[in-house]
Molecule: transfer RNA
Organism: Rotaria magnacalcarata
RNA sequence: AGCAAUGUGGCGCAGAAGGUAACGCGUUGGUCUCAUAAUCCGAAGGUCGGUAGAUCGAAACUACCCGUUGCUA
Numbered sequence: 001a002g003c004a005a006u007g008u009g010g011c012g013c014a015g016a017a018g019g020u021a022a023c024g025c026g027u028u029g030g031u032c033u034c035a036u037a038a039u040c041c042g043a044a045g046g047u048c049g050g051u052a053g054a055u056c057g058a059a060a061c062u063a064c065c066c067g068u069u070g071c072u073a
Base pairs, nucleotide, nucleotide: 001072002071003070004069005068006067007066010025011024012023019056027043028042029041030040049065050064051063052062053061
């Protein structure tokens, strides 16, 4: 330098054909216990890497840019 994959809450991940973000872990309040853990009930936390564009409407389509990983030279 070229090509490919990937970038979603603190972490891991889902989100078929565009209609507004699911789940697990963790955090936190309560429940239970002599107490801790586990269990059970609840809550907070993401403008979906950035900018622009097409669309009534995008995490998802298009362009450019940035990060990471792999392959080739």